Predicted 3D model of an 88-nucleotide RNA (Glycine riboswitch aptamer). The sequence was found by an Rfam model in a public genome assembly.
[in-house]
RNA sequence: UUGAAGGUACCGGGAGAGAGCAUCGAUCUUGAUGACGCCGAAGGUGAAAAGCAAUAAACUCUCAGGCAAAAGGGACCGGUUUCCAGAC
Numbered sequence: 001u002u003g004a005a006g007g008u009a010c011c012g013g014g015a016g017a018g019a020g021c022a023u024c025g026a027u028c029u030u031g032a033u034g035a036c037g038c039c040g041a042a043g044g045u046g047a048a049a050a051g052c053a054a055u056a057a058a059c060u061c062u063c064a065g066g067c068a069a070a071a072g073g074g075a076c077c078g079g080u081u082u083c084c085a086g087a088c
């Protein structure tokens, strides 16, 4: 000087599923709880083949979380910044 893979921070994009039912409250049409019905893209569970062994996922489960709009969250993707291996 450059900056692999990856990490930190910031910005942008970002799905699915009952505006259902019951009770209480509120009366700005919404809050809480319960039962049932659903969703999978925070997190978490599970383990296939190859293989001496170690080792998955956007698959699976639905514990958690979520199910009008708004807000919030959101795997993943893009941009910027910075850290860093190695190389020169």
Stems, first nucleotide, its partner, number of pairs: 001087002006083002009080005018036001021034005037067003043063001044061001046059001